This is a predicted structure of a 136-nucleotide RNA (c-di-AMP riboswitch aptamer (ydaO/yuaA leader)) from a Vulcanimicrobiota bacterium. Its Rfam family is "c-di-AMP riboswitch aptamer (ydaO/yuaA leader)". Its family is annotated with cyclic-di-AMP binding and regulation of gene expression in the Gene Ontology. NCBI's taxonomy places the organism under Bacteria, Bacillati, Vulcanimicrobiota. The model forms 92% of the base pairs in the Rfam consensus.
RNA sequence: CAACCUACAUCACUGAGUCCGAGCAACGCUCGGAGCGGGGGAGCACUAGGGUGGGGUGAAUGGGCCGGUCGGCCCUAGGGUGACUUUCACAUCCGAACCCGUCAACUAACCUCGCAAGUGUCACGAAAGAGGACGA
Numbered sequence: 001c002a003a004c005c006u007a008c009a010u011c012a013c014u015g016a017g018u019c020c021g022a023g024c025a026a027c028g029c030u031c032g033g034a035g036c037g038g039g040g041g042a043g044c045a046c047u048a049g050g051g052u053g054g055g056g057u058g059a060a061u062g063g064g065c066c067g068g069u070c071g072g073c074c075c076u077a078g079g080g081u082g083a084c085u086u087u088c089a090c091a092u093c094c095g096a097a098c099c100c101g102u103c104a105a106c107u108a109a110c111c112u113c114g115c116a117a118g119u120g121u122c123a124c125g126a127a128a129g130a131g132g133a134c135g136a
Base pairs, nucleotide, nucleotide: 011120012119013118014117018034019033020032021031022030023029024028035115036114037113038112039111040110053103054100055099056098057097062075063074064073065072066071078094079093080092081091082090084129085128086127087126088125
C1' cells in the first nucleotide's frame, strides 16, 4: 500500500411498518398525536357466489417434466435492485410464506387492527428534467 474478515456508526435496500410528546418498575414498554398501511361494514344498481366450501395479507400467478410422497429442475403472469425522477440500454435477483375458520362482492356513515421482520447494492451507461453544495 492492497486484499479479505469482524464489530459499531453513517448511509442505503425489500417492506405499510415512520415521526413527535409525555410517563414508567427504563434502552424496552405504556399512553396521546400526526402520518402510512390493512380488515369489517348500507342503500341503489350492476351482478356474483353457494361442500368440488369460501375468503384475507403479499409481486409471489399459472404451466411442463421427474418423483410413491416430501421435494427437485425449467419456464411464466407479476415484482425488485444497480444511491434524485422518468425513459431507453445492459446486468442481476424474487416469483414465497402465513392467516381466517363455514363466514365476509362493492360499499357512505361507522367499527376495528398493524407500524414488524430481514438485509448490504453502487462508485464511469445514455438522454431529458429537478434539486443541492462550493466559488466569484